Model confidence (mean pLDDT): 80 of 100. This is a predicted structure of a 71-nucleotide RNA (transfer RNA) from a Candidatus Parcubacteria bacterium.
[in-house]
RNA sequence: GUGCCUAUAGCUUAAUGGUAGAGCCUCGGAUUGUGGCUCCGAUGAUACGGGUUCGAUUCCCGUUAGGCACC
Numbered sequence: 001g002u003g004c005c006u007a008u009a010g011c012u013u014a015a016u017g018g019u020a021g022a023g024c025c026u027c028g029g030a031u032u033g034u035g036g037c038u039c040c041g042a043u044g045a046u047a048c049g050g051g052u053u054c055g056a057u058u059c060c061c062g063u064u065a066g067g068c069a070c071c
Stems, first nucleotide, its partner, number of pairs: 001070007010024004018054001026042005047063005
């Protein structure tokens, strides 16, 4: 340089173009003599910039970062 893949919560990871969900973590509560286990609840996310669409995590273009192959 060329081609391809990936980017969603603190971590791991779902989501046919139609309310962004789950587990772990954190916080609060219940339970317990205390702690742990268990149960209930809460906080928190679509890498960035545009486009298409009534509606975009999803489709298209570009950028950034990471990875793979070839040279």

The sequence was found in a public genome assembly.